[in-house]
C1' cells in the first nucleotide's frame, strides 16, 4: 500500500430484508430487613463514530473520511 471485520446508553453487547431504539450490569428513588447486603418494583440516562446521497421515512443501504482489531504484501 491492499483487503476484511467492527464503531448502539457509564460498561458488555441486541436490534429481523429501511417505519421515531432495547436487555443486562452500573447509577438514582422505593419495598422488605433492627440495619446492610441479597431480593422485588420503578426512574432517569443516546447527535447509533463523522459529513454527505437515496427516500415520505435510514442505527439499518450508497459513498466519502476517521478509529480500532486481524490478515496479505
Nucleotide at each position: 500500500g491492499c483487503c476484511g471485520u467492527c464503531u448502539u446508553a457509564g460498561c458488555u453487547c441486541a436490534g429481523u430484508u429501511g417505519g421515531u431504539a432495547g436487555a443486562g450490569c452500573a447509577a438514582c428513588c422505593g419495598c422488605c430487613u433492627u440495619g446492610u447486603a441479597a431480593g422485588c418494583g420503578g426512574u432517569a440516562g443516546g447527535u447509533c463514530c463523522c459529513g454527505a446521497g437515496u427516500u415520505c421515512a435510514a442505527a439499518u443501504c450508497u459513498c466519502g473520511g476517521a478509529g480500532a482489531c486481524g490478515g496479505c504484501u

Predicted 3D model of a 73-nucleotide RNA (transfer RNA) from a Patescibacteria group bacterium.
It matches the Rfam family "tRNA". Rfam describes the family as follows. Transfer RNA (tRNA) molecules are approximately 80 nucleotides in length. By type it is a transfer RNA. Gene Ontology term of the family: triplet codon-amino acid adaptor activity.
Lineage of the source: Bacteria > Bacteria candidate phyla.
Its mean pLDDT, the model's own confidence on a scale to 100, is 80.